Two RNAs folded together computationally: RNase P RNA and transfer RNA, 424 nucleotides in total. Rfam match: Bacterial RNase P class A. It is annotated as a ribozyme. Its mean pLDDT, the model's own confidence on a scale to 100, is 76.

Order: sequence, then structure tokens, then C1' cells
RNA sequence: GUAGCCCAUCGAAUGAUCGCUAGCUUUUAGCUAGAGGAAAGUCCGGGCAGCAUAGGGUAUGACAGUUGUUAACGACAACCGGAGGAGACUCUAGGGAAAGUGCCACAGAAACGAUACCGCCUUGGCUUUAGGGCUAAGGUAAGGGUGAAAGGAGUGGGGUAAGAGCCCACAGUCGCUUAUGGUGACAUAACGCGAGAGGUAAACCCUGUCUGCUGCAAGGAGAGUUUCUGGCCGUUAAACGCCAGUUGGCUACCCGCCAAGCUCGAUAACCGCUAGACUGCAUAGGUAACUAUGUGGCUAGAUAGAUGAUCAUUUUAAACAGAACCCGGCUUACAGGUGGGCUACCUAA
RNA sequence: GGCCCGUUGGUCAAGCGGUUAAGACGUUAGCCUCUCACGCUGAAAUCAUGGGUUCGAUUCCCGUACGGGUCACCA
Repeated sequence: GUAGCCCAUCGAAUGAUCGCUAGCUUUUAGCUAGAGGAAAGUCCGGGCAGCAUAGGGUAUGACAGUUGUUAACGACAACCGGAGGAGACUCUAGGGAAAGUGCCACAGAAACGAUACCGCCUUGGCUUUAGGGCUAAGGUAAGGGUGAAAGGAGUGGGGUAAGAGCCCACAGUCGCUUAUGGUGACAUAACGCGAGAGGUAAACCCUGUCUGCUGCAAGGAGAGUUUCUGGCCGUUAAACGCCAGUUGGCUACCCGCCAAGCUCGAUAACCGCUAGACUGCAUAGGUAACUAUGUGGCUAGAUAGAUGAUCAUUUUAAACAGAACCCGGCUUACAGGUGGGCUACCUAA
Repeated sequence: GGCCCGUUGGUCAAGCGGUUAAGACGUUAGCCUCUCACGCUGAAAUCAUGGGUUCGAUUCCCGUACGGGUCACCA
């Protein structure tokens, strides 16, 4: 220099004028603050709230290598195994098919208890001058052909009528055992022991772990009307109490628990409502995710819904995009930049 | 705001692992007819989109995009 890989980060600034929302004050006004890295999708997890201080069982659903991080997770980090690349590096829904069931179209003889199509071999029959041909019964999974896949271990030798892990040697696969290393997944080794098992679980299923429902339109506070049914006890009549039912909380169901009415809210007026598992830097621990300590920083909170418009300068101002209970992740969109680490090749010193 | 559902020719839609994706209306080409209509024969689909699982995906799984329901899903 060229071609690449990975990570972090910014996302207009300043001034003037006129406005909007919230707060404060000495209130005809002034001062202060006022969208994001994704505020988005609503795909996961948690806080919070109500229902038993959320209980038991089944079902449903989710996840699936190991170890760790975390409030928690299906997230993240590091590693293991597998795949790709020349490399930096990237990708990986990665338990079980040697429990059971299902499926494997077309083609093919046969799609998994091999009902043997061609071929090879044996025997019988017929036939031919001969070579040979036809036919029946049986053996054979080595060869051909079909297919995504053909019985699922290659080479050589033995063996046989012909063949075949049928047997043997070497090489290889899988499982177990033992040893060594590692917290572990796992890796390596063995003159050790055993085996021959098609694919598919993002088909049913099995194993393990987790999982209650609802969702700030939660809920509280507020308003109106006056408090489920039957029986017993009791009473002047009631209330309280006990039993049963019904209804509701309550959900997919059962058990169990609790309670006893119904309706309204649309000025969505008040609370919930925003300082928080927050964040910059330093130190310490850790490979890292992350954690601890110290020090500093911040103040959107509307309810028809504010955060804007115009002008000037910088260089022309321009991307994706707009909070609605909050937080941690994931995913997706994004003009134009900035910084750092690394790989391969070429050139020069 | 939350929650839920859908996407297959121009329109309505069936299919839900298997060879070439039904059907109706419409469009269009040809035939028929003196001409039109009717009728007959055909044609037009990357199954919203990007990946994955599988021998094979409209169908199963994941992501994305777009659209819809809304006091008759939730006050």
C1' cells in the first nucleotide's frame, strides 16, 4: 500500500426571536429542566400490583453440551464437541433412534420381521451334432440396476457348489472398563472386554430442569343503591353463630383455601408516576460475563397527550426515528463519521 | 397502552410434509357464429419475506415486514 476480520463510540453545535409541558419564586412576569441508541417490534425475563404471604396434583408450555455470571432469563461470558475459511475469525435448537409407535412420496424385486428383478451357483426335467438354450425347486445380499437412503466395517487372505465378518490378519467405527489430565463437558492412551445398531424426535414420545393467572385500561382512592338462598339455634323482631347450597376470587381440570351484593367512573380529575438491580472514573478480585469499595453525575412525566418553528454561522444540516409504570436482554431500522486491535499478500528500508 | 389474529392468481378461497398447488367469479388467447352473447378448449401463482429442520416445506420451527380486531377482547 491492497484485500479482509473483530470491537468500541458519536449521532450536529452556537446565537437570536416566537411558542409548548412540568416545577419553583418576590406570579400582568421571571428562572430552571425537557426523547433514544434504538424511545420501535412486544420476542423472552424480572420488579411492582391484585387474587391464599401463591398452596398440592395433573395437564399445558418452554428449554436442552459443560462451568460460571445475574434479581431473573430462552440472555451473557469462557470453554468442550461439530462445520466453514489460506488466515485474522465466523456459524452451531448441541439430551435420547442399542424403550415403544408412526413415516420414508416417485422409482425400485424389496424402504427395514429382506416374500431375490437381473446376475452367480446346485439339483431335476425338456431340447440341441456341439457350444449352449428353456423351465421347475432351492442356495446366495459379493456384483448390476432404482433411489435422498438398499441392511450399513475397508483391504488382503482363507473358505465354499457359488457366496457372505462365515473365519483370520491389518486398518478403522461405536460402547464399556481402566489409567492419566481437567471443577466439568471432554481429551489422550491401553497386548483390556464387547458389538454390528438405516434415517427422521423443528413426528408422537421418553428423560431432566423450570413453569399459578392477570397486566398500570393492574390496583388504590371515590360515587350510587343498600348486603345471595335454605335450614338449625336464638329472639318480640333481628344480629352474631353452626350446617348445606349457590355465586365469586379461580384460571384447562381436580383438591384445598378465602369471601359473600350489584352498578358507575369516558371532567380518565387524584394516587400509582419516576433516583434507579442507574451511570462516568479510579482501585481491588476475576481470562471474561460480572462483582465489591471509593468518588463524582442526574432530576421529562403528559392524559387529545409538551419537547417545536423561523433566521444566521460552521461545510450543503441531511440517517433511522418520538417517552406513556419501570428495569435487564434479544431482534430489527440507521445518512455521515471517529478510535482501537488483528490477519494475509506485495513493496521499501 | 396492553392483548389477540391473519397473509395462497385481480377478488373470494381449498389444501396443512410427497411427484404438475383444487374450485368459483373476473381477465385474456383460440374455436364456434353473418356479428354479439351463451358454449367449448387453453394461459397466467417464486404460496408476504429471510433463514433453518428434512431426501423433500404452502404445510414444521425461528426472525422480519405488512395488514386486521378494539367499549361487540381489556376502563